[in-house]
Context: one part of a larger RNA
């Protein structure tokens, strides 16, 4: 674990719906009696009850009313729809009540042959070690006390075998063993081990005290009954087709995994009385936004200018200042779920028109009351969560296909069945792998990138667009050549000569040009080179700035492992813009099928357009099994079961050939059930 056998909503008596029958303002008999009979069966009598056909009131009692009341008011309950008796069916009550399952209470018993303690009466404990008091000697002392030798032979004394225990490891762990084995350990004259007899019994014993132990059981033993305890939990719940199809929400709940009443599903009845959706026309609002010299709060800068604070005035005052605080009140800026002088789209009401619809509403029956996610508007959190909680709307949920490598809810689009037929969607089109190595124009060298995402911030990546500025009176690079002179400016300092450092620096000649010096670089000086300029070249040039697109660096996690792989560079990458093609269970062609309608014929169907994804769950139609009635059929020329082939039906199955088999099987029209297994760590047997 497979297989085959068994295995879960019955039954009875009430309740209530509904179909079917009977009878009907009536309906019905129970018990129990006669008859008959093959039959616990049929007929017949039996009218007691029992439901309806009138209620209202506590009652008396009245009565198509009645009751309240002082009422002829009002109000309450009735008056206006036929029932009743059965039989099948759907729910539901009492019962074990679909089946199976606890922990546990309670009655009454049985156990101390394990094991705790106790109480009788025997039994064991190899060596070997230490050497207490005591007692004698000698010493000693007044006598005691002490002191030594030497004798003694104590101890929950030592070591250590038998025994007893079980500290510490390996093994062993579907074991040799339901607690062992191996080596280490620790006790061994003791609160010591230990045989045989006995005793204490379950809310009870026993406990050197672990909730331990009480017969492999113990925070209450075991058997038996109560008893099918009870389980708002779990787990299962068996044949097949066809129609429609939810819920996870609201109020309450010793209530939150459960329930009751709504909500939302399905029947059936039954009206148009309901309802959707567009119109057209009215009517309400304070969101979104916006805005505050429109209020309430709140808020930056500035002005003006009460109050205050500081300071001045020799004190005090009066007065003077002030880059300090600051009301009002201007001027710029500005914010609020619980502010509003304002205010929408959508959304919502009503009427009316149209167009649709099983839509209101009464009855049987459920299920659902654990939801999710995604998008948008909030709350909450951290403007975190595959978080929470609302709201609207989708979809999974209960939804297959196609695309997104894979991937319940994201995009596409709802699967009656059947085809080697076509157009699409969404997404694609070099190979994997259906379709373009498609056109055109650019960009990107970073394999960026090729379907998650990634900043602030760096940057002579590049490419495009404006804009300064320089440039045939020669620009920008390079080259060739000058870059001087008072002067080694002054100052400091050993020294400071363009260049250690302070000061001046618009110093002044000479000049095309030339810093009181950009840099290298001497102790200082020399040297070299830049500003600047002239030639040489001949056309743009600039390490100006701004904006855009693509790239770069910031760049970090555990396989190369984050284009699905291969791979790809005027792309198979980005951007724009166009044809083409491919692609689903979508649409369409073709043929079948159900489903309710509608129309025609009229009973057999024909037309037509619709519709036919489903978990819970609700209706409807069948198919096998095993009885039994009742017409009947088949069977040793081989039943029924097995095995294997064929054939038929949408299925559940149904018919048959051949083989085995050997003696019963069964259509058809009822009728009743121990009536369909794949699952319950289901039960039992086999393997």
């Nucleotide at each position: 674990g497979c297989c085959u056998a068994c295995g879960a909503g019955u039954u009875a008596c009430g309740g209530u719906c509904a179909u079917u029958g009977g009878c009907a303002a009536g309906g019905u008999u129970a018990a129990c009696u006669u008859a008959c009979u093959a039959g616990a069966g049929u007929a017949a009598g039996g009218g007691a009850a029992c439901c309806g056909a009138a209620g209202c009131g506590a009652a008396a009692g009245c009565g198509g009313g009645u009751c309240u009341u002082a009422a002829c008011a009002g109000g309450g309950c009735g008056u206006u729809a036929a029932g009743u008796c059965a039989a099948u069916g759907g729910c539901u009550g009492u019962a074990g009540a679909c089946g199976c399952g606890a922990a546990a209470c309670c009655u009454g018993g049985u156990g101390a042959u394990c094991u705790a303690c106790c109480c009788u009466u025997g039994g064991u404990c190899a060596g070997g070690u230490u050497g207490a008091a005591g007692u004698u000697u000698u010493g000693g002392u007044a006598a005691c006390a002490c002191a030594a030798a030497a004798u003694g032979g104590a101890g929950g004394a030592c070591c250590g075998a038998a025994c007893u225990g079980g500290u510490a490891a390996a093994c062993g762990u579907u074991g040799a063993a339901a607690a062992g084995u191996u080596u280490u350990c620790a006790g061994a004259u003791g609160a010591a081990c230990u045989g045989a007899g006995g005793g204490u019994a379950g809310g009870g014993g026993u406990g050197a005290a672990a909730g331990g132990c009480c017969a492999a059981u113990c925070a209450a033993a075991c058997c038996a009954g109560g008893a099918a305890a009870u389980a708002g939990c779990u787990c299962g719940u068996a044949c097949u087709c066809c129609c429609c199809g939810a819920a996870a929400u609201g109020u309450u709940u010793u209530u939150a995994g459960g329930a009751a009443c709504a909500g939302c599903g399905u029947u059936u009845g039954g009206c148009a009385a309901u309802u959707a959706c567009a119109g057209u026309a009215u009517c309400a609002g304070g969101u979104a936004g916006a805005g505050c010299u429109a209020c309430c709060g709140a808020u930056a800068g500035g002005g003006c200018u009460a109050g205050g604070g500081g300071g001045a005035g020799u004190c005090a005052a009066a007065u003077c200042c002030u880059a300090c605080c600051a009301a009002c009140c201007c001027c710029u800026g500005a914010c609020g779920a619980a502010c509003u002088c304002c205010g929408a789209a959508u959304g919502g009401g009503u009427a009316c028109u149209g167009u649709a619809a099983g839509u209101a509403c009464a009855g049987g029956c459920a299920g659902u009351g654990a939801g999710g996610g995604u998008a948008u508007g909030g709350g909450u959190g951290c403007a975190a969560a595959g978080g929470u909680c609302c709201a609207u709307a989708u979809c999974c949920g209960a939804g297959a296909g196609g695309g997104g490598a894979a991937c319940a809810a994201c995009c596409c689009g709802g699967a009656g069945c059947a085809u080697c037929a076509g157009c699409u969607a969404a997404g694609g089109u070099c190979c994997c792998a259906a379709a373009g190595u498609a056109u055109a124009u650019a960009c990107u060298a970073a394999g960026u990138u090729g379907a998650a995402c990634u900043a602030a911030g760096g940057u002579a990546g590049u490419c495009c667009g404006g804009u300064c500025g320089c440039a045939g009176a020669g620009a920008c690079a390079g080259c060739c050549a000058g870059g001087a002179u008072g002067u080694u400016a002054g100052c400091u300092u050993g020294g400071a000569a363009g260049c250690a450092g302070c000061u001046a620096u618009a110093c002044a000649u000479u000049u095309a040009a030339a810093g009181a010096g950009u840099g290298c670089g001497u102790a200082a000086c020399a040297g070299c080179u830049c500003a600047c300029u002239g030639g040489u070249c001949g056309a743009g040039c600039g390490g100006g700035g701004c904006g855009g697109g693509c790239a770069u660096c910031g760049a970090u996690a555990a396989u190369a492992a984050a284009c699905g792989g291969g791979c790809a560079u005027a792309a198979a990458g980005u951007a724009u813009a166009u044809c083409a093609c491919c692609g689903a269970a979508g649409c369409u062609a073709u043929g079948c099928g159900a489903u309710a309608g509608u129309a025609a014929a009229u009973u057999a169907u024909u037309a037509c357009g619709a519709u036919c994804g489903g978990u819970a769950g609700g209706g409807g139609a069948g198919c096998a099994u095993u009885c039994c009635a009742g017409c009947g059929g088949g069977g040793g020329c081989g039943a029924a079961g097995c095995c294997u082939g064929a054939g038929c039906g949408u299925a559940a199955g149904c018919u048959u050939u051949g083989g085995u088999g050997g003696a019963c099987c069964u259509u058809c029209u009822g009728g009743a059930a121990a009536a369909g297994c794949a699952a319950a760590u289901g039960u039992a047997g086999g393997c």

Predicted 3D model of a 687-nucleotide part of an RNA (large-subunit ribosomal RNA, domain II) from Spirosomataceae bacterium 100L2-3. Its mean pLDDT, the model's own confidence on a scale to 100, is 84. The full RNA is in RNAcentral, with records from ENA. Lineage of the source: Bacteria > Bacteroidota > Cytophagia > Cytophagales > Spirosomataceae.